Context: one part of a larger RNA
RNA sequence: CUAUUGCUAAGGAACUCGGCAAAUUAGCUGGGCGUAACUUUGGGAGAUGCCCUGCCACGUGCAAUUUUCGCGCUUGCGCGGAAAAUGUUACGUGGCCGCAGCGAAAGAUUGUUUACCGACUGUUUAACAAAAACACAGGUCUCUGCAAAGCCGUAAGGCAAAGUAUAGGGGCUGAGGCCUGCCCAGUGCUGGUAAGUUAAGGGGCGGGGUGCUUCGCACUUGUGUGGAGUGCUCCAAACUGAAGCUCCAGUGAACGGCAGCAGUAACUAUAACUGUUCUAUGGUAGCGUGAUCUCUUGCCGGGUAAGUUCCGGCCUGCACGAAAGGUUCAACGAGUAAACAACUGUCUUGGCAAUAGACCCG
Numbered sequence: 001c002u003a004u005u006g007c008u009a010a011g012g013a014a015c016u017c018g019g020c021a022a023a024u025u026a027g028c029u030g031g032g033c034g035u036a037a038c039u040u041u042g043g044g045a046g047a048u049g050c051c052c053u054g055c056c057a058c059g060u061g062c063a064a065u066u067u068u069c070g071c072g073c074u075u076g077c078g079c080g081g082a083a084a085a086u087g088u089u090a091c092g093u094g095g096c097c098g099c100a101g102c103g104a105a106a107g108a109u110u111g112u113u114u115a116c117c118g119a120c121u122g123u124u125u126a127a128c129a130a131a132a133a134c135a136c137a138g139g140u141c142u143c144u145g146c147a148a149a150g151c152c153g154u155a156a157g158g159c160a161a162a163g164u165a166u167a168g169g170g171g172c173u174g175a176g177g178c179c180u181g182c183c184c185a186g187u188g189c190u191g192g193u194a195a196g197u198u199a200a201g202g203g204g205c206g207g208g209g210u211g212c213u214u215c216g217c218a219c220u221u222g223u224g225u226g227g228a229g230u231g232c233u234c235c236a237a238a239c240u241g242a243a244g245c246u247c248c249a250g251u252g253a254a255c256g257g258c259a260g261c262a263g264u265a266a267c268u269a270u271a272a273c274u275g276u277u278c279u280a281u282g283g284u285a286g287c288g289u290g291a292u293c294u295c296u297u298g299c300c301g302g303g304u305a306a307g308u309u310c311c312g313g314c315c316u317g318c319a320c321g322a323a324a325g326g327u328u329c330a331a332c333g334a335g336u337a338a339a340c341a342a343c344u345g346u347c348u349u350g351g352c353a354a355u356a357g358a359c360c361c362g
Stems, first nucleotide, its partner, number of pairs: 001357008010348002014346001019343001030052004038043001040175001054096008062087001064086006070079004097101001110341007117333002122134002138173007150159003176328004181258003186255002188251005195246003201240002206235014259277005286320001287317001298314005
């Protein structure tokens, strides 16, 4: 010097991102007294806090058990009463010792206040994250009538379920209290279906190619050309033709959305009020410098000698807001932030000691 420990004058968080680490506290289900705000009346609560604790002797009282005595009768059981003993028993009085009585070892809650988040117990990144993340009871929407919906499988078949809408699947939210505003124009979903559009198929006006038969016409007499009939084949118009889409409605605890400009009150400021533009509608209640991106260490108040954090208020919300829930909230939390008491080698600021290494020999 390194690691693990022990002690430390005076101070006591001045350390540090942060009291991290350490210290304080502490017992046998310790004993007695006593215990606030708040609250969902259960809690909070071992709140906080004060006192006691060893040993010896004596007194008083006592659960239970045993023994003895007594009484009653169903004669081997029951009953209450008295006495004694035992007792991990209660209280009181007196005494003894020490600095100290849960005296050592072992074991062995630090407490209080405020705010945020999540209601809670629970679950999670085996081996850097335990949380405010997940789950949760509760709420709500939606699908599903049973050969259910949904899921696995090519299928057979299986799960759902040996269940049957008080059931099962899916989505979102997340105890409880108070609540959950406006917009259906767009997208989605549900319902409707007159009209428009619309496939294959049906239909076959008409046109093309070609085989055979036959009738003409022209001439260069074996070629060209026209018609009729009968086959095969290709293209194909009108017309017909479902769902869907267009269309018409509904629907937000469906995806989502919830404005701007200007003027105006008898100080100033502000604007209850007015005008105007656009829109489907223009953000309601509640909350708000917030776990909410700038300005920002906003401004005022509190706490400190001094406070970018913290608490209360304000609202100018760049860019809160109502089940991607809003707000509040007792209890709970190895959660996050702030403060206080106690406590301490975290520090001022070092020092000393022990053990194992380091060092030397082998």